[in-house]
RNA sequence: GUCCCCAUCGUCUAGUGGCCUAGGACACUGGCCUUUCACGCCGGCGACAUGGGUUCGACUCCCAUUGGGGACG
Numbered sequence: 001g002u003c004c005c006c007a008u009c010g011u012c013u014a015g016u017g018g019c020c021u022a023g024g025a026c027a028c029u030g031g032c033c034u035u036u037c038a039c040g041c042c043g044g045c046g047a048c049a050u051g052g053g054u055u056c057g058a059c060u061c062c063c064a065u066u067g068g069g070g071a072c073g
Stems, first nucleotide, its partner, number of pairs: 001072007010026004018056001028044005049065005
């Protein structure tokens, strides 16, 4: 330099154009339970990398940028 893949709560992840106010697990946190802790139960918190485009409608499709990984030279 060329090409390919990836980017979603603090972490891991689901999502294949309308069902999404984006779900789950762990973590954190409030309450219940317990003599206390743990376990268990109920709740809360919290995310679509950025900017454009297509579309009636985009986490999802396209382009660019940024970051990470890989192949070739």